c-di-AMP riboswitch aptamer (ydaO/yuaA leader), 129 nucleotides, folded computationally. It matches the Rfam family "c-di-AMP riboswitch aptamer (ydaO/yuaA leader)". Rfam describes the family as follows. This family represents a conserved RNA structure found upstream of the ydaO and yuaA genes in Bacillus subtilis and related genes in other bacteria. Its mean pLDDT, the model's own confidence on a scale to 100, is 80. The sequence was found by an Rfam model in a public genome assembly.
RNA sequence: UAAAUAAAUAUGCUUAAUCUCCAUAUGGAGAACGGGAGAACCGUUUAUGGGGUGAAUCCGAUUUUAUCGGUAGGGUGCCUUUCAACCCGAACCCGUCAGCUAAUCUCGUAAGCGCAUGAAAGGAUAUUA
Numbered sequence: 001u002a003a004a005u006a007a008a009u010a011u012g013c014u015u016a017a018u019c020u021c022c023a024u025a026u027g028g029a030g031a032a033c034g035g036g037a038g039a040a041c042c043g044u045u046u047a048u049g050g051g052g053u054g055a056a057u058c059c060g061a062u063u064u065u066a067u068c069g070g071u072a073g074g075g076u077g078c079c080u081u082u083c084a085a086c087c088c089g090a091a092c093c094c095g096u097c098a099g100c101u102a103a104u105c106u107c108g109u110a111a112g113c114g115c116a117u118g119a120a121a122g123g124a125u126a127u128u129a
Base pairs, nucleotide, nucleotide: 007128008127009126010125011124012113013112014111018031019030020029021028022027032109033108034107035106036105037104042099049097050094051093052092053091058070059069060068061067062066073088074087075086076085078123079122080121081120082119083118084117
């Protein structure tokens, strides 16, 4: 230095929302990951308007206009599967208008949290010996 072996320790979370470069600063560009608009073919039929992002939809009860219970669905500490336990089940936007949709056009990259949920099987990377 290389290879092999076994062991120990470690790997933050929701979300598309991260990274790189240029620039004297407010600024910009690209990659990556997401969203929307948009033919043919096919499909659909509009006032109880309709539609979009998102897991966040629907039902019941009540002393009822606010609360409670449940539920489709979603999340949980490196990754996948199974089991258990716990948690969420919101909010906002367009403005009479949009089905699908190749080419094409266009927009976003915010916000909020955290010594932590465990078990089984399998797997990856890094460090130590």